Annotation: c-di-GMP-I riboswitch aptamer from a Gammaproteobacteria bacterium, 85 nucleotides, folded computationally. It matches the Rfam family "c-di-GMP-I riboswitch aptamer". From the family's description: GEMM was predicted in a large-scale screen for bacterial structured RNA regulatory elements. The coordinates come from a structure-prediction model, not an experiment, and the mean pLDDT is 90. NCBI's taxonomy places the organism under Bacteria, Pseudomonadati, Pseudomonadota, Gammaproteobacteria. The sequence was found by an Rfam model in a public genome assembly.
RNA sequence: CAACGAUAAAGGCAUACCCGUUGAAAGGCGGGGUCGCAAAACCACCGGUCUAAGGGCGAAAUCCUAGGACAGCGGGGCUACCGAA
Numbered sequence: 001c002a003a004c005g006a007u008a009a010a011g012g013c014a015u016a017c018c019c020g021u022u023g024a025a026a027g028g029c030g031g032g033g034u035c036g037c038a039a040a041a042c043c044a045c046c047g048g049u050c051u052a053a054g055g056g057c058g059a060a061a062u063c064c065u066a067g068g069a070c071a072g073c074g075g076g077g078c079u080a081c082c083g084a085a
Base pairs, nucleotide, nucleotide: 004083005082012037013036017032018031019030020029021028022027035072042077043076045075046074047073048070049069050068054065055064056063
């Protein structure tokens, strides 16, 4: 340096759920919480998933649609703490 990852050390993150807030929604953010995580840091590039305000169709209901989301769904990119085997 690269790969790898321990019942190590130091620290980190935070699922469900609850409260507040924001958003049309999915979801985001803040606080509590702690299922888990060695990238559960970051990036929507590929696949996937969620939502459907606006738009489309329609008599209506439904349905279709992402410039909206999810990085804690998989892959990829990129950066990083520690050092037993």